[in-house]
Context: one part of a larger RNA
RNA sequence: GAUUGAACGCUGGCGGCAGGCCUAACACAUGCAAGUCGAGCGGAAACGAUGGAAGCUUGCUUCUAGGCGUCGAGCGGCGGACGGGUGAGUAAUGCGCAGGAAUUUGCCCAGCAGUGGGGGAUAGCCCGCAGAAGGGUGAAAGGGGCCAAUUCUUGAAAGCUCUUGCCGGAAGAUGAACCUGCGUUAGAUUAGCUUGUUGGUAGGGUAAUGGCCUACCAAGGCGACGAUCUAUAGCUGGUCUGAGAGGAUGAUCAGCCACACUGGAACUGAGACACGGUCCAGACUCCUACGGGAGGCAGCAGUGGGGAAUAUUGGACAAUGGGCGCAAGCCUGAUCCAGCAAUACCGCGUGUGUGAAGAAGGCUCUAGGGUCGUAAAGCUUCUUCGGCGGGGAAGAUGAUGACGGUACCCGCAGAAGAAGCCCCGGCUAACUCCGUGCCAGCAGCCGCGGUAAUACGGAGGGGGCAAACGUUGUUC
Numbered sequence: 001g002a003u004u005g006a007a008c009g010c011u012g013g014c015g016g017c018a019g020g021c022c023u024a025a026c027a028c029a030u031g032c033a034a035g036u037c038g039a040g041c042g043g044a045a046a047c048g049a050u051g052g053a054a055g056c057u058u059g060c061u062u063c064u065a066g067g068c069g070u071c072g073a074g075c076g077g078c079g080g081a082c083g084g085g086u087g088a089g090u091a092a093u094g095c096g097c098a099g100g101a102a103u104u105u106g107c108c109c110a111g112c113a114g115u116g117g118g119g120g121a122u123a124g125c126c127c128g129c130a131g132a133a134g135g136g137u138g139a140a141a142g143g144g145g146c147c148a149a150u151u152c153u154u155g156a157a158a159g160c161u162c163u164u165g166c167c168g169g170a171a172g173a174u175g176a177a178c179c180u181g182c183g184u185u186a187g188a189u190u191a192g193c194u195u196g197u198u199g200g201u202a203g204g205g206u207a208a209u210g211g212c213c214u215a216c217c218a219a220g221g222c223g224a225c226g227a228u229c230u231a232u233a234g235c236u237g238g239u240c241u242g243a244g245a246g247g248a249u250g251a252u253c254a255g256c257c258a259c260a261c262u263g264g265a266a267c268u269g270a271g272a273c274a275c276g277g278u279c280c281a282g283a284c285u286c287c288u289a290c291g292g293g294a295g296g297c298a299g300c301a302g303u304g305g306g307g308a309a310u311a312u313u314g315g316a317c318a319a320u321g322g323g324c325g326c327a328a329g330c331c332u333g334a335u336c337c338a339g340c341a342a343u344a345c346c347g348c349g350u351g352u353g354u355g356a357a358g359a360a361g362g363c364u365c366u367a368g369g370g371u372c373g374u375a376a377a378g379c380u381u382c383u384u385c386g387g388c389g390g391g392g393a394a395g396a397u398g399a400u401g402a403c404g405g406u407a408c409c410c411g412c413a414g415a416a417g418a419a420g421c422c423c424c425g426g427c428u429a430a431c432u433c434c435g436u437g438c439c440a441g442c443a444g445c446c447g448c449g450g451u452a453a454u455a456c457g458g459a460g461g462g463g464g465c466a467a468a469c470g471u472u473g474u475u476c
Base pairs, nucleotide, nucleotide: 001476002475004473006472007471008470009469013348014347015346016345018343020340021306026304027303028302030301031300032299035078036077037076040075041074043071044070047069048068050065051064052063053062054061055060056059085259086258087257094184095183096182097181098180099179100178103176104175108172112168114166115165142164143163144162145160146159150157151156152155185231186230187229192222193221194220197219198218199217200216201215202214203213204212234256235255236254237253238249239248240247241246261282262281263280264279265278284295285294286293287292312338314337315336316335320334321332322331323330324329351381353379354378361372362371363370364369385417387412388411389410390409391408395403420465421464422463423462424461425446426445427444431460432459433458434457435456441448442447
């Protein structure tokens, strides 16, 4: 000098844009954050419309009709493996770059072949018959719309039709799993480490290779090119600095990984060993009628605590995107916005011109003067920003705008509402007076202060930067 997720002191007008628990992966009250589909099903708890019945205060009450609109709970399907959070663990089952072969892939795309039969239950189970070396197994699902001609006939059935499903095998795309090479912090005051360990054969297991697991056999494998151990740490694109080489770093944004109170386990599923699923154990908290139960904010807000320190228990699904759905739509603390704080960066303003009687006043003085100083007042002029009034978007390709009466435009008033902080001995731009008297104090270094202190404190003056300024911390 540059830098910052900063903090502190003092001060503080407006806007744009970005970022905002770095500490206790500490504990959490409350609300919300993952649902959806009636065009899969049985159905009808609620609401509404309509029809019918009864009572009658003649438009209200009660009852009733799944026949409608719809729909709580239930069965079923798809989605809760994405999105969002955090960085505890992990020095390599990770990440980065480059490759590989022994795999899988719901939804999506294109194409081929199918979507049949029986019963009221099926399966299981029971009985009977048949049946012998092999036994077991051997796909599928429907739904919507139309109905003149066929059949019954308000309307349905067959049928037709389009669409959407379902099943099989093969291909694509995408995602995922696995393997290899190279790179990836410090310590030798860590020198030896290893028995499923290293390899083989056979088998098991897996979507798949493999000591992944088991049996048997062999005795190997790694290591001063640093094994093992210990400490620290998520990695990268990047970011900061620097002429570069390099050094430091890994907030925000993006990719990957890991985790979800702590530890363990599997189930379901295309995908999890699953943040808002299940089971077990533990710690903690809560309820209890004491028998027994419930919970998991490292989602968004918010609370306590810790800390130098970090925000609202806000609005909307209008846009973008996601889930479900034929769709209408529903859900979405993802997201888009608003709120808070000068936290950073950027922009603008706090006036302009004129004005010497060089006013008053302050400070100083050799008492004449000098200086603050064209500075002020006065006169003049403009109206940015802010204020008040009016209009008012784009963002939305048909409808739909949270933001928002926002941005922006027009008008009105009036210099009106808007300047501080640090420094002035040298480094280092900027000097005098008073007070103090090695005291009180200053200080980044050198050093100032013991009676004339440009170094302490105040004042006047001056210098620097400016909605900031200075200090402290961090990195180069």